[in-house]
RNA sequence: UGCCGAUAAAGCCAAAACACGAGUAAUCGUGUGACGGAAAGCCACGGGUCCUGAAGGUUCGGGAUAGCCGGGUUGCCGAA
Numbered sequence: 001u002g003c004c005g006a007u008a009a010a011g012c013c014a015a016a017a018c019a020c021g022a023g024u025a026a027u028c029g030u031g032u033g034a035c036g037g038a039a040a041g042c043c044a045c046g047g048g049u050c051c052u053g054a055a056g057g058u059u060c061g062g063g064a065u066a067g068c069c070g071g072g073u074u075g076c077c078g079a080a
Stems, first nucleotide, its partner, number of pairs: 004078002012037002017032006035067001041073003045070003048065007
């Protein structure tokens, strides 16, 4: 350094719910909160799921989801 992930150390993130706000909606932001997480940091490239429009009848367009899976990329620590 790489792989890897400990009854190690320092920390980090934040589910549901609630309040306020944005959005047609999925959903997102802020605060409270903590289900959990070794990338639950980031990226919509592939698949899935969800919302929405159209109709060409099962396709096309737009959007969401990274805490659905795969992949890409960056990072803390250093036991076996």

c-di-GMP-I riboswitch aptamer from a Deltaproteobacteria bacterium, 80 nucleotides, folded computationally. Rfam family: c-di-GMP-I riboswitch aptamer. Its family is annotated with cyclic-di-GMP binding in the Gene Ontology. Lineage of the source: Bacteria > Pseudomonadati > Myxococcota > Myxococcia. The prediction has a mean pLDDT of 89.